[in-house]
RNA sequence: UUGCGUGCUCUGGGGUCGGUGAAACUCCGAGCCGGCGGUGACGAAUGCGUUGCAUCUCGCAACACAAGCGAAGUCCGCGACCCGACGACCGCCAGUCGCCGGUUGACCAGGUGGAACUCCUGGACCGACGGUCAAAGUCCGGAUGGGAAGUGCACGCCA
Numbered sequence: 001u002u003g004c005g006u007g008c009u010c011u012g013g014g015g016u017c018g019g020u021g022a023a024a025c026u027c028c029g030a031g032c033c034g035g036c037g038g039u040g041a042c043g044a045a046u047g048c049g050u051u052g053c054a055u056c057u058c059g060c061a062a063c064a065c066a067a068g069c070g071a072a073g074u075c076c077g078c079g080a081c082c083c084g085a086c087g088a089c090c091g092c093c094a095g096u097c098g099c100c101g102g103u104u105g106a107c108c109a110g111g112u113g114g115a116a117c118u119c120c121u122g123g124a125c126c127g128a129c130g131g132u133c134a135a136a137g138u139c140c141g142g143a144u145g146g147g148a149a150g151u152g153c154a155c156g157c158c159a
Base pairs, nucleotide, nucleotide: 001159003157004156005155006154007153008152010150016030017029018028019027032137033127034126035078036077037076038075042070043069046066047065049063050062051061052060053059073125074124082102083101084100086098087097088096089095107123108122109121110120111119129141130140131139
C1' cells in the first nucleotide's frame, strides 16, 4: 500500500408570492428542493514528456500522457416507508426485536461527436406512510428513531 474481517463514527434539501374560499404553507397560477455508491466524451488545477517560440536570467504556447479531485432527481445499483414468511421474548392474540423475501417514482427532442438517456440547447416529468376546518416532495407526526451501500477512524489477518 492492496484485499478481507471486526468494532466505532458520520449520513437529505425545499412552502415564497398571488388567487379562490368560512377554512388551504394541502387546491389553482408562478416560483422552490434533489440522499448514498457506480458509470461519465465535461471541468479546474498539478506533475512529467514532446514540439515550437523567447532568452543574460526567469519563462510562454500547443499537443500528448499520468494519478488524484469535482461532475446524472429521471441510466445501473442501495436505502428509509409499506407488505409477508420464519424465529425469539411467550402457551395464545397484540406488540417488540432478529432474520429472510417482496414491493419501491420520473425523459424526451434537437445539436456536437467514432461513441452521450451523463455534455450543450429546449421542452417535459417525479417524489413513502399517518395527520389536517380542504386533497401536502416542502407543514405536523412516528423520528433526539431506524438505516444499506458508502465515508472516516481504530484493531486483527493474508500477501
FMN riboswitch aptamer (RFN element) from Nocardioides sp. BGMRC 2183, 159 nucleotides, folded computationally.